This is a predicted complex of two RNAs, RNase P RNA and transfer RNA, with 526 nucleotides together. Rfam match: Bacterial RNase P class A.

RNA sequence: UCAGGGGGCCGGGCAGCCGCGUCGGGACUUGAUCCCGCCGAGGAAAGUCCGGGCUCCACGAAACAAGGGUGGCGGGUAACGCCCGCCCGGCGAGGGGCGCCUUUGCAAAAGGGCAAUCCGAAGCCGAGGGAAAGUGCCACAGAGAGCAGACCGCCGACGCCCGGCGCCCCUUGGGGCAAAGGGCAGGCAAGGGUGAAAGGGUGCGGCAAGAGCGCACCGCGCGACUGGCAACAGAAGCGGCAAGGCAAACCCCACCCGGAGCAAAACCGAAUAGGGGCAACGCGCGGCGGGUUUCGGCCCAAUGCAGGCGGGUUUCGCGCCAGUUGCCCGGGUUGGUUGCUCGAGCGUGCCGGCAACGGUACGCCUAGAUGAAUGGCUGCCGCUGGCCUGCGCGUCCUUACGGAUACGACAGGCCUUCACAGAACCCGGCUUACAGGCCCCCUGGCAAA
RNA sequence: GGGCCUGUAGCUCAGUUGGUUAGAGCUGGCCGCUCAUAACGGCUAGGUCGCGGGUUCGAGUCCUGCCGGGCCCACCA
Numbered sequence: 001u002c003a004g005g006g007g008g009c010c011g012g013g014c015a016g017c018c019g020c021g022u023c024g025g026g027a028c029u030u031g032a033u034c035c036c037g038c039c040g041a042g043g044a045a046a047g048u049c050c051g052g053g054c055u056c057c058a059c060g061a062a063a064c065a066a067g068g069g070u071g072g073c074g075g076g077u078a079a080c081g082c083c084c085g086c087c088c089g090g091c092g093a094g095g096g097g098c099g100c101c102u103u104u105g106c107a108a109a110a111g112g113g114c115a116a117u118c119c120g121a122a123g124c125c126g127a128g129g130g131a132a133a134g135u136g137c138c139a140c141a142g143a144g145a146g147c148a149g150a151c152c153g154c155c156g157a158c159g160c161c162c163g164g165c166g167c168c169c170c171u172u173g174g175g176g177c178a179a180a181g182g183g184c185a186g187g188c189a190a191g192g193g194u195g196a197a198a199g200g201g202u203g204c205g206g207c208a209a210g211a212g213c214g215c216a217c218c219g220c221g222c223g224a225c226u227g228g229c230a231a232c233a234g235a236a237g238c239g240g241c242a243a244g245g246c247a248a249a250c251c252c253c254a255c256c257c258g259g260a261g262c263a264a265a266a267c268c269g270a271a272u273a274g275g276g277g278c279a280a281c282g283c284g285c286g287g288c289g290g291g292u293u294u295c296g297g298c299c300c301a302a303u304g305c306a307g308g309c310g311g312g313u314u315u316c317g318c319g320c321c322a323g324u325u326g327c328c329c330g331g332g333u334u335g336g337u338u339g340c341u342c343g344a345g346c347g348u349g350c351c352g353g354c355a356a357c358g359g360u361a362c363g364c365c366u367a368g369a370u371g372a373a374u375g376g377c378u379g380c381c382g383c384u385g386g387c388c389u390g391c392g393c394g395u396c397c398u399u400a401c402g403g404a405u406a407c408g409a410c411a412g413g414c415c416u417u418c419a420c421a422g423a424a425c426c427c428g429g430c431u432u433a434c435a436g437g438c439c440c441c442c443u444g445g446c447a448a449a
Numbered sequence: 450g451g452g453c454c455u456g457u458a459g460c461u462c463a464g465u466u467g468g469u470u471a472g473a474g475c476u477g478g479c480c481g482c483u484c485a486u487a488a489c490g491g492c493u494a495g496g497u498c499g500c501g502g503g504u505u506c507g508a509g510u511c512c513u514g515c516c517g518g519g520c521c522c523a524c525c526a
Stems, first nucleotide, its partner, number of pairs: 001445010012381007020040002023037005028031001042420001046431002049429005054261004060316005067257005072086005087128001088126004094119002099114006129252002134250002136246003151192002153188003159184004166177005200218006219241001220239003225234003265338004275329007284305002289300004307321004331525003345364008382418001385415006391408002394405004450522007459475004468506001477493005499515005
């Protein structure tokens, strides 16, 4: 410098004036008030797609079932479907190049083009477990679609039939052998054809024709052994090739998961008819003790036993038992407080680690609104686009003066643009949307030092 | 804010275990019947299966990301 690729960050800035919200302080005229001060949206606050914290459901332990999810291996993490590193497969600039075509040439050779196949940078992509456990599906076309098949085609060696060139024997006639050719049974899976997919590829041998039928090389499968935590890699040797695709079809294997969600949940206050209906399960035994009495009783009731209910089931444990729970109809309120923001927090340095990340020291406080604040105007600067003027330079017309016009590494003026979008209990991710800008890194080619 | 459902012709709906040109009724257009209209009979048009990507030989159907529409929720006795 050219080409390719990856990552991180910012996402208008400053000043003035006016305004809004929480909080703190102050003032009085005590209010829906005024004044002062601090703070006041995001990288996605979004989609609500995953994972957690927190709260409630009696939600504790173990096992099982159902349902759902994840899916190479190892690590990180509170956890994850996220992140990091590695493995495998595909792509990838380019490199090597069997072979073929072509130009020049007598030739040798040189140039150009196509190109089987192999290797492959930075990096990108992969829902990347299992198809030699099982079941199922593979439409149409096609001969055959799953431990397959023979339409065209090739052969017809061995076998049968027709055929009779020709030959032989006895012989008026008959018998025997039998070529070419044709047909049948049959053989084949090379080639054609169908399809998304047709049970390895090239070459030689072999054969009637063929075929892993045999052999060489390549591919493929199994694989002792070696390396690695593992995925996996390498590989002696063996095998003639089987075991097609689909699991985002059922399924199998391994691992994970209780449900609901801050409108969860708790408290205060106000108001109403402290209502009605339906359903489910219950109100068992015994009785320490106590209350009352008209002395006959009546009422409350500890502890225990049995039973029931509470999770999908079982066992243990726990809670509750006189009404409890669920659904529906009807009535009332639309107030306040807590939850609520200091947290798996942020920044810098050092240490460990390839990294994700972890540890440690110091520093910092950074929205908590609730019909819901976080905005508007002006000036300057920046950014986007356009117009005008000057200047520079080029072209054209003109003898010249001058005029016309394109361009811009310049200067000035005017107008204009500034994205996607906006907290609502809080975090960690993913995905999606996004004008524009800044920075860093990697690989290859060429050139120079 | 949180949770759930849904999208096929102008309207209302089917679409089986993924399979060949995605159907039905109403509506619309034309023709017939009628003096005329309706009804009736015949013929016919009309589809990016909400959009994009993926799996598969093949997607309305399976998976996934967006887009649109609809529904529900609080407290008290």